[in-house]
């Protein structure tokens, strides 16, 4: 410098016609236990990376920055 991928919960990642924010495992409370663990039942946590746009309505579509891989010169 030029392409392509990717940024969603504390972690790993789903989300596929544009209309509901999620799952495991972590936390945190209960219940069982002498106690711990584990089963069990419950709950807390999220400006979907940032700004703008199109829409009735955007995690998703579009452009622009910012990081992170990759890959050609």
């Nucleotide at each position: 410098a030029g392409a392509g991928u990717g940024u969603u919960a504390g972690u790993u990642c789903a989300g596929u016609u544009g209309g509901g924010a999620g799952a495991a495992c972590g936390c945190c409370u209960g219940u069982c236990u002498u106690a711990c663990a584990a089963a069990c039942a419950g709950g807390a946590g999220g400006u979907c990376a940032a700004c703008a746009g199109u829409u009735c309505g955007a995690a998703u579509c579009u452009g622009u920055u910012a990081c992170a891989c990759u890959c050609u010169a």
About this RNA:
The prediction has a mean pLDDT of 82. This is a predicted structure of a 73-nucleotide RNA (transfer RNA) from Lingula anatina. Its Rfam family is "tRNA". Rfam classes the family as a transfer RNA. Lineage of the source: Eukaryota > Protostomia > Spiralia > Lingulidae > Lingula.